Record summary:
Predicted 3D model of a 72-nucleotide RNA (transfer RNA) from a Patescibacteria group bacterium. The coordinates come from a structure-prediction model, not an experiment, and the mean pLDDT is 83. Rfam family: tRNA. Rfam classes the family as a transfer RNA.
């Protein structure tokens, strides 16, 4: 330099055009003498960034940034 994959909650990931989710973690409550475990509720996201297509974009297209892999 060229090509490809990936980027979504604190972490690991799902979601392939129509209200953004799960597990773990965190907070509060219940339970317990206390801790842990268990149960219930809750908080937490400009879906890497910019633009385009569309009535509507995390999702499709272009650009860009980052990480990883391959080739030279």
């Nucleotide at each position: 330099g060229c090509g490809g994959a990936c980027g979504u909650a604190g972490u690991u990931c799902a979601g392939u055009g129509g209200u953004a989710g799960a597990a773990c973690g965190c907070u509060u409550g219940c339970u317990u003498c206390c801790c842990a475990a268990g149960c219930a509720a809750g908080a937490g996201g400009u879906c890497g960034c910019c633009g385009g297509u569309u009535c509507g974009a995390a999702u499709c297209c272009g650009g860009u940034c980052g990480u990883c892999c391959g080739c030279u």